[in-house]
Context: one part of a larger RNA
RNA sequence: UUGCAGUUAAAAAGCUCGUAGUUGAACCUUGGGCCUGGCUGGCCGGUCCGCCUUAUCGCGUGCACUGGUCCGGCCGGGUCUUUCCUCCUGGGGAGCCGCAUGCCCUUCAUUGGGUGUGUCGGGGAGCCAGGACUUUUACUGUGAAAAAAUUAGAGUGUUCAAAGCAGGCCUAUGCUCGAAUACAUUAGCAUGGAAUAAUAGAAUAUGACGAAAGUCUUAUUUUGUUGGUUUCUAGGACUGUCGUAAUGAUUAAGAGGGUCGGUCGGGGGCGUCAGUAUUGAUGAGCAAGAGGUGAAAUUCUUGGAUUUCAUCAAGACUAACUACUGCGAAAGCAUUCGCCAAGGACGUUUUCAUUAAUCAGUUGAACGAAAGUUAGGGGAUCGAAGACGAUCAGAUACCGUCGUAGUCUUAACCAUAAACUAUGCCGACUAGGGAUCGGGCGAUGUUAUCUUUUUGACUCGCUCGGCACCUUACGAGAAAUCAAAGUCUUUGGGUUCUGGGGGGAGUAUGGUCGCAAGGCUGAAACUU
Numbered sequence: 001u002u003g004c005a006g007u008u009a010a011a012a013a014g015c016u017c018g019u020a021g022u023u024g025a026a027c028c029u030u031g032g033g034c035c036u037g038g039c040u041g042g043c044c045g046g047u048c049c050g051c052c053u054u055a056u057c058g059c060g061u062g063c064a065c066u067g068g069u070c071c072g073g074c075c076g077g078g079u080c081u082u083u084c085c086u087c088c089u090g091g092g093g094a095g096c097c098g099c100a101u102g103c104c105c106u107u108c109a110u111u112g113g114g115u116g117u118g119u120c121g122g123g124g125a126g127c128c129a130g131g132a133c134u135u136u137u138a139c140u141g142u143g144a145a146a147a148a149a150u151u152a153g154a155g156u157g158u159u160c161a162a163a164g165c166a167g168g169c170c171u172a173u174g175c176u177c178g179a180a181u182a183c184a185u186u187a188g189c190a191u192g193g194a195a196u197a198a199u200a201g202a203a204u205a206u207g208a209c210g211a212a213a214g215u216c217u218u219a220u221u222u223u224g225u226u227g228g229u230u231u232c233u234a235g236g237a238c239u240g241u242c243g244u245a246a247u248g249a250u251u252a253a254g255a256g257g258g259u260c261g262g263u264c265g266g267g268g269g270c271g272u273c274a275g276u277a278u279u280g281a282u283g284a285g286c287a288a289g290a291g292g293u294g295a296a297a298u299u300c301u302u303g304g305a306u307u308u309c310a311u312c313a314a315g316a317c318u319a320a321c322u323a324c325u326g327c328g329a330a331a332g333c334a335u336u337c338g339c340c341a342a343g344g345a346c347g348u349u350u351u352c353a354u355u356a357a358u359c360a361g362u363u364g365a366a367c368g369a370a371a372g373u374u375a376g377g378g379g380a381u382c383g384a385a386g387a388c389g390a391u392c393a394g395a396u397a398c399c400g401u402c403g404u405a406g407u408c409u410u411a412a413c414c415a416u417a418a419a420c421u422a423u424g425c426c427g428a429c430u431a432g433g434g435a436u437c438g439g440g441c442g443a444u445g446u447u448a449u450c451u452u453u454u455u456g457a458c459u460c461g462c463u464c465g466g467c468a469c470c471u472u473a474c475g476a477g478a479a480a481u482c483a484a485a486g487u488c489u490u491u492g493g494g495u496u497c498u499g500g501g502g503g504g505a506g507u508a509u510g511g512u513c514g515c516a517a518g519g520c521u522g523a524a525a526c527u528u
Base pairs, nucleotide, nucleotide: 004499005498006497007480008479012496014367016365017364021358022357023356025251026250031081032080033079034078035077036076037075038074039073040072041071042070043068044067045066046065047064048062049060050059051058086132087131088130089129090128091127096122097121098119099118100117101116102115103114104113105112136198137197138196139193140192141191142190143189151182152181155165156164167176168175169174208244209243210242211241213239214238215237216236217235218234219233255355256352257351258350260347261346263344264343268340269339270338271337274318275317278314279313280312281311282310283309284308285307289300290299326333327332372413373412374411375410376409377408382406386402387401388400389399424495425494426493428487429486431471432470433469436466437465438464439463440462441461442460443459445458446457447456448455475482476481501528502527503526510521511520512519513518
């Protein structure tokens, strides 16, 4: 691994990218014709045998023999269909094709058939030797090899058995059967197969094959001998020329990337603009309370509180519209307008051609609510800490009045949340429905400009891609429930991560990151 589980029981990294790793679309020889070998079944016969019958017929056959222009089945071999099965040089030579010829049958006929003999001929992987070249593996069949004991298992009356490898027998100075066999997985060796999965080849042809030519080089043999030189010849390397060829580029994945088009969105950044509210200030008005609460009090008030009107300032926020609606990888995102780059879906008789999927929690990187940290700015509101008033047995709380840090912003850290759909990502299939958002297409459809087309807005359909919902359950599940949590004991599409009773404990220790707070990694003893 076969073969677990991960919504809620332990367990999907907060999210995305990405290296190693793992996995990865289809396509290239198939199908026929002819000849032939082995095994085997049936059918039709003949001979032999048995039974029955007067006999024919018939029945049985037999691990008896044998035949067929018969009908099949299984396993091969050769050859031809565009189809190298490596190529040379030798040695050998089965069968084959020729040639000559004897005999038998046959024919008008050395015409045809059968069976012999000879051969100096042709051509001959079934073999041996030497060279030159060769895509490479996985996989699988077979074989050799792989200690014994063990295991399985054969034989054998240890008296049975566990065992043991003994034993058995006559006519006994002996004879004789055994001590099997199987399994033995990775790696390695030999050999057959060629489906499946990889791998290589010809695109700037420096490609294949064949010629002739040239340059350089090596030197066996033969020219009577030895030496020298040159040529021929036989190899090796290189160069350009000519010729031969169907000369050489697989599809265009209901995989992916790119281009183009009109869009879409509360996606992002920067600037700009607005809105009311809050608090404060200023000016004006009125006059005794106002706040706040369950009830109160702390608190503010003739130095005019609260309240009303007008104006100004500040910082924050973006109501209603606002939805089982949108966008974004997630965190998240909502006033107007402008600019900047980005993105999805859709459309497409555009292009490239495997470019892809998932990814190591100690390979690595970006982003990452709130709180928190550092340094500035800003400080309206709210408000940890703190102070006070209440409540209360007590209240270091809930309620109330103040209020520092903070809340906002800039520059840097931090890297965690019930970061939740408590549900990894990619791909395929399995079911019915009506809505809705975005794109596209369609209609004797409605409506606006009216003066017809375009073009909007709607209506009705279809179609891709979204957020969801309803109904069912063929299916799943412990159930709640779930179109995924289905296609799972009828268990294997690809890939990553995590969990293995409760505590101790996300603790200790070590490492690493951080200014710190802390984060990541992460036990054990012991206990139950």

The prediction has a mean pLDDT of 80.
The part of an RNA shown here (small-subunit ribosomal RNA, central domain) has 528 nucleotides and comes from [Encoelia] fimbriata.
The source organism's lineage runs through Eukaryota, Opisthokonta, Fungi, Leotiomycetes and Cordieritidaceae.
RNAcentral holds the full RNA, with entries from ENA.
Its Rfam family is "Eukaryotic small subunit ribosomal RNA". The family has 90 seed sequences and 75,755 matches in Rfam 15.1.